[in-house]
Predicted 3D model of a 72-nucleotide RNA (transfer RNA) from a Minisyncoccota bacterium. It matches the Rfam family "tRNA".

Order: sequence, then structure tokens, then C1' cells
RNA sequence: GGCCCUAUCGUCUAACGGUUAGGACGGGAGCUUCUCAAGCUCCAAAUCGGGGUUCGAUUCCCCGUGGGGUCA
Repeated sequence: GGCCCUAUCGUCUAACGGUUAGGACGGGAGCUUCUCAAGCUCCAAAUCGGGGUUCGAUUCCCCGUGGGGUCA
């Protein structure tokens, strides 16, 4: 340098083009307990950047950027 794959809450991970962007762990609050742990309930937290297609894009296309793989 060519080609392929990939990027979502702090972390891991879902999401037929129409979802309130869901779940687990973690964090916060409450209940329970003499206390702690466990358990239960609730809360906050995310779509890598820029364009395009579309009535509508996390999803499809293009260009970047980061990561991984492969060939030379």
C1' cells in the first nucleotide's frame, strides 16, 4: 500500500428502515436488617465524525478516524 471485518450507556452486549435505543454488571436512591451482606423497587447513563439515499437511518451507501485480520 491492496482487500475484508468492526465501532451502541463506565464495561459487556441486544435492536425486520418506524423501539420510550433493551438487558446484564457497575453507579445512585429507597425498602428490608441491630449492622453488614443478600434480596426487592426505582433512578441516571450510549448509537465514532462528516455527507448521501429515504416520508423516516443505530440499521442502507460514500468519505474519513480508531481497532482487528489478511496479502504483498
RNAcentral holds the sequence, with entries from ENA.